[in-house]
Predicted 3D model of RNase P RNA and transfer RNA as a complex of 467 nucleotides. Model confidence (mean pLDDT): 77 of 100. Rfam match: Bacterial RNase P class A. The family's RNA type in Rfam is ribozyme.

RNA sequence: GCGGAUGGCUGGAUGGCCGCGGGUUACUGGGCGAGCAUGCUUGCCUAUGACGCGAGGAAAGUCCGGACUCCAUAAGGCAACGGUGCCGGGUAACGCCCGGCUGGGGAAACCCAAGGGACAGCGCCACAGAGAAGAGACAGCCCCCGCAUGUCAGGGGCAAUGGUGAAACGGUGGGGUUAAAGCCCACCGCGCGUUUGGCAACAAAUGCGGCACGGCAAGCCCCACCGGGAGCAAUGCCAAAUAGGAAUCGCUAGGAACGCAAGUUCCGGGGCUGCCUUGGCCCCUGCAGAUUCGGGUUGGCAGCUUGAGGUGUCUGGUAACAGGCAUCCUAGAGGAAUGGUCAUCGAGGGUGGUAACACCCAGACAAAAUCCGGCUUAUAGGCCGUCCGCGUUA
RNA sequence: GCCCCAUUAGCUCAGCUGGUAGAGCAGGUCCUUCGUAAGGACAAGGUCGGCGGUUCAAGUCCGUCAUGGGGCA
Numbered sequence: 001g002c003g004g005a006u007g008g009c010u011g012g013a014u015g016g017c018c019g020c021g022g023g024u025u026a027c028u029g030g031g032c033g034a035g036c037a038u039g040c041u042u043g044c045c046u047a048u049g050a051c052g053c054g055a056g057g058a059a060a061g062u063c064c065g066g067a068c069u070c071c072a073u074a075a076g077g078c079a080a081c082g083g084u085g086c087c088g089g090g091u092a093a094c095g096c097c098c099g100g101c102u103g104g105g106g107a108a109a110c111c112c113a114a115g116g117g118a119c120a121g122c123g124c125c126a127c128a129g130a131g132a133a134g135a136g137a138c139a140g141c142c143c144c145c146g147c148a149u150g151u152c153a154g155g156g157g158c159a160a161u162g163g164u165g166a167a168a169c170g171g172u173g174g175g176g177u178u179a180a181a182g183c184c185c186a187c188c189g190c191g192c193g194u195u196u197g198g199c200a201a202c203a204a205a206u207g208c209g210g211c212a213c214g215g216c217a218a219g220c221c222c223c224a225c226c227g228g229g230a231g232c233a234a235u236g237c238c239a240a241a242u243a244g245g246a247a248u249c250g251c252u253a254g255g256a257a258c259g260c261a262a263g264u265u266c267c268g269g270g271g272c273u274g275c276c277u278u279g280g281c282c283c284c285u286g287c288a289g290a291u292u293c294g295g296g297u298u299g300g301c302a303g304c305u306u307g308a309g310g311u312g313u314c315u316g317g318u319a320a321c322a323g324g325c326a327u328c329c330u331a332g333a334g335g336a337a338u339g340g341u342c343a344u345c346g347a348g349g350g351u352g353g354u355a356a357c358a359c360c361c362a363g364a365c366a367a368a369a370u371c372c373g374g375c376u377u378a379u380a381g382g383c384c385g386u387c388c389g390c391g392u393u394a
Numbered sequence: 395g396c397c398c399c400a401u402u403a404g405c406u407c408a409g410c411u412g413g414u415a416g417a418g419c420a421g422g423u424c425c426u427u428c429g430u431a432a433g434g435a436c437a438a439g440g441u442c443g444g445c446g447g448u449u450c451a452a453g454u455c456c457g458u459c460a461u462g463g464g465g466c467a
Base pairs, nucleotide, nucleotide: 001390002389003388004387005386006385007384008383009382010381012345013344014343015342016341017340018339020054021053023051024050025049026048028047029046030045031044032043033042034041035040036039056365060376061375063374064373065372066371067370068231069230070229071228075277076276077275078274081227082226083225084224085223086100087099088098089097090096101115102113103112104111105110116222117221121220122219123216124215125214138162139161140158141157142156143155144154146152147150170188171187172186173185174184175183189211190209191208192207193206194205195204196203197202235302236301237300238299245293246292247291248290249289254267255266256265257264258263268284269283270282271281272280298467309328310327311326312325313324314323315322316321348361349360350359351358352357395466396465397464398463399462400461401460404419405418406417407416413450422436423435424434425433443459444458445457446456447455
């Protein structure tokens, strides 16, 4: 220098003018209310001024995991359903992250893998092919026998060779045989055991077995582990509204003690999950009842942003991450603000020019809506590393 | 904002436990008729919304993206 692999960062800057949404504040103006000493004090709303704040790396998709809230069992067990799946670690948790193992790709750096179990059982393997799972003999090879001596008929042996297929029941070489074959042997592969190393996945060494065990579990399933459901339009409070309706259920059980009462406790009855156990929760005299549908009302407040928070530094750890210390507070709207324009600077592209430079163009993806941790997808450009291969020079 | 469903021929839909995708209507050519409609015969028409994965093999199983539709105070 060229080609390649990989890890991060950034997502224009400054200023002027006009504008938008929250917050704080004012000896300011206006409106409404309260108090009294009747013109002062105070509260709220609004206008204006001042100060300060105001989108992202993905705010997105809503694909996972939580926080939080509600649901008259959500505690334990079983069943059902759903999910995860090599091993170890991290984490509040995860299907995420880190490190390793095994398999595959690459010359290498490096990359990829939903990667438990197919001797628990069931199922499937189309077409082709003789045969598709304890299989099979189409072509073929070999032996015996007959006579018509052949591209023949009959009996038997074989699975080496050919052909089919995604896949054909170990592979290569040698021995052996009429021809063959794990029939025998060596090596490789496979399976089972032992020893050593490792927390483990697993690896290495060694012995045994002639081979018995095809593939599919992102088919049912088995094993281990995890999971109650719904979601901030959750939910609570205030105000407003509740006209006229529909469907279903029910006519039943209360008693006692304490207390002025509200109510509390005990006994009893009815009910609440797919089932069981323990415990818990709801109702028990009220009828103008309860539940559901439909109609009506469509305003305000809370939830609402300080949090598994950010930044810097030190320590432990290979790392993910954890801990200590210091420091910072950084949107909180509610159909929804965060915008427009001008100037200068910086980076990019194009044209002209020897050059300095001049002119023009473009500036991505997209935008909070209860909040976090991830993943995935979109993204104009710019910047910084680390590693591999080749060439050249020293 | 949150939660669901669907996508197969021009249109409306089938497609079961993976094995060469069908039906009706529409459109085309021919027959029938004096002519049209109806009727009959024949053929054509599909990247199964896109991409990636599992498998020998994917419309079907899994992931992701896109488009369309519905519900909730």